[in-house]
Molecule: transfer RNA
Organism: Acidobacteriota bacterium
RNA sequence: GGGGAUAUAACUCAGCGGUAGAGUGCUUCCUUCACACGGAAGAAGUCCCAGGUUCGAAUCCUGGUAUCCCCA
Numbered sequence: 001g002g003g004g005a006u007a008u009a010a011c012u013c014a015g016c017g018g019u020a021g022a023g024u025g026c027u028u029c030c031u032u033c034a035c036a037c038g039g040a041a042g043a044a045g046u047c048c049c050a051g052g053u054u055c056g057a058a059u060c061c062u063g064g065u066a067u068c069c070c071c072a
Base pairs, nucleotide, nucleotide: 001071002070003069004068005067006066007065010024011023012022013021018055026042027041028040029039030038048064049063050062051061052060
């Protein structure tokens, strides 16, 4: 220098046009003498950033940023 992949909750990931989910973790309650385990409820997200397309974009397109991989 060229090509490709990834970026979504605190962490690991799913979802890939109709305003977002799981597991773990966190909070509260139940259970226990207490802890753990277990059960119930709940909180938590500018879907990396900026434009464009669309009635509507996390999702499609363009350009950036970050990380990783390949070629030279």